Bacterial RNase P class A from an Acidimicrobiaceae bacterium, 350 nucleotides, folded computationally. Its Rfam family is "Bacterial RNase P class A". Rfam classes the family as a ribozyme. Taxonomically the source falls in Acidimicrobiaceae (Bacteria, Bacillati, Actinomycetota, Acidimicrobiia). The model forms 94% of the base pairs in the Rfam consensus.
Formats: sequence, structure tokens, C1' cells
RNA sequence: UGAGCCGGCCGGGUGGUCGCGGGCCUGAUAAGGGUCUGAGGAAGGUCGGGGCUCCAUAGGGAAGGAUGCUGGCUAACAGCCAGGCGAGGCGACUCGACGGAAAGUGCAACAGAGAGUAGACCGCCUCGGCCCCUACGGACCGAGGUAAGGGUGAAACGGUGCGGUAAGAGCGCACCAGCGGUGGGAGAAAUUCUGCCGGCUAGGUAAACCCCAUCCGGAGCAAGGUCAAGGUGAGGGAUUAGUGCCCGCUACGGCCCUUUUGGGCCACCCUCAGGUGGACUGCAUAGAUGGAUGGCCACACAGGUCGCACGGCGACUGGACAGAACCCCGCCUACAGGCCGGCUCAGCGC
Repeated sequence: UGAGCCGGCCGGGUGGUCGCGGGCCUGAUAAGGGUCUGAGGAAGGUCGGGGCUCCAUAGGGAAGGAUGCUGGCUAACAGCCAGGCGAGGCGACUCGACGGAAAGUGCAACAGAGAGUAGACCGCCUCGGCCCCUACGGACCGAGGUAAGGGUGAAACGGUGCGGUAAGAGCGCACCAGCGGUGGGAGAAAUUCUGCCGGCUAGGUAAACCCCAUCCGGAGCAAGGUCAAGGUGAGGGAUUAGUGCCCGCUACGGCCCUUUUGGGCCACCCUCAGGUGGACUGCAUAGAUGGAUGGCCACACAGGUCGCACGGCGACUGGACAGAACCCCGCCUACAGGCCGGCUCAGCGC
């Protein structure tokens, strides 16, 4: 000097004028006037977790859902922090839907003989038949053995080497990798390093179904509460009703008539139809309720471009994403312009 990585901050100010919402004062409870105040880092997305409210059962269960390496933080979380493992990057760093494929089921185009207790296309070897040849040997047919070599493929049932074999093969051996068993070291743990034994060699995919572990009552501010208005009719009710389902649990009433069965009225619950449907509150240092927080002018200011006489001055341009609705903590996404800090790599100079 350039290119990168990570983290943090600002994102508008002042004055005037006109126009809005709310509080307070004045005024007659009006109109009007005065004064104070009025949208974010994400208010967006509605993806998570809570506060709060209601349901007597927040008891058990199924269904359903969420999480998925270890530890910690937190009210809690799929969040954050640290670590482990894996992948990417020269690196600073970044990403991970990170339990299980030997419980089961499924899926993988095409190519290929064969894609998971697979498989013989070209090959290699042995035997038999038959033909050719001086011989070595060769061609063809059939049977048997083989998976080391070649080919196909993203991937072919461990790798390299040696021995062995008719030819081959973990068939045997040495080393390596994986897996299993068994010890030791480090660490709180995930995990990691390592000794010995065993020829055991069992692909991929679970963001496919599934299995395992842990967690979760339901509904939600259009939750709820109070007042006002309206409050009618029909049907059903224990095989009913009560938070979506099941079990359990709870409710399952009163009066009159009648010898009884039973009948009638009221209450309660459910379903259908009809009627009423307004106000206050929940609701706040903005607190609206068809939903305000704005428009214009001027100045200054961060920046950019151009010019110049370069201490600086002048002109032009220009301020993004975007809008509270019960509240809070996260995550994701958008953002003109600007600032700060740390780290990495490359080049050059000293």
C1' cells in the first nucleotide's frame, strides 16, 4: 500500500410556519387559547421462548410436536458462550438437521455381469471331444474352478507387498486402515493418544419411514373483566355435559299431582334458529381504534463529485431500510452514507 476476516456504533440536528394524536391548565361540560409530549435497530417476518389471562381435573395415556456431541449461561428457548468431532479456506476464520444403518422396511436414473448374505462381460486355469501343425502349440464346442488383471460407474464387498495355487482368493504371512474384545495415559465430559489379542472386513442414505433418549395440559389480548341492551322458539339430556381425543374425576337438582308406571313446572347442560351487539377497562413516560407522530422553508452538519490561488475556499449533489397496537428476551431478513477496534495474507521499503 492492497486484499480479506471478526466485533461494535451512528443513521439525523436546530429554528420558523401550517396541520394532526394525547396529557395538563383555562373556558360553560362548548368553541377557542396556552403549555408539555409524540415511532425502531430492526418497529418488518410471525420463526422460537416467556410474562399475563381463562378453563375445577395443569392426574394418567394415546395421538401429535420439538430437541438430538459435551459442559455452562438464562425465566426459558431450536437462543448465547466455551470445548469436541467433521467439512471448507494459504490464513484470520466460517459452516454443521452433530444419537442409531449389526432392530426392521424402503430408495439410488443411466452404465454395468453385478449396487449389499451382489456378480461373470473381456479374461485366467483344469479336464473331455474334435480339427490343424515337423514341433512348440493353436482354433472351436462342452463341463468344472476363479474374482487377483481389464472394463462400466459417483461408488464394485479393505489396501500394499510376499508366499502359495492348476489358476486364483485373507487362503497364509508382514505392515497399514476399519471393526470387536481387553488394559493404560490425558480430560469434568464429549473425545483423544496408546499396548495386547482376534483374519472379523459387515458400502451410501434416517432434511426417507423408523428405533432410542429427553421435554411439552389446552386455548390465547379478537385472552379476559365490568356495565348497558336483548333475553324468544324448538329438540335432546345419562349411550349426557365439563380444556381438541380416551380413561379416571366431577356435575347428575327442587316443587306439585298420582296407588304405581307416569305427568307438569322451574333450574342446569348441549344443539339449531331468532334477537341484542353500545360503553368502560385490560392499555403504560406515544397509547391510537379505520388507526396520529406529517408537509414546506431556512441554516448548519456527515459524506461524495468538480474547480481553484490548496491555511482552505466556492459550486453542485445529497441523507438509506422503513412505521408502535398488551409487554419482554432471542432468531431471520432489509439498509444510502459514515465511524471505531482487533486479527490474517500478499507486495514494497527500512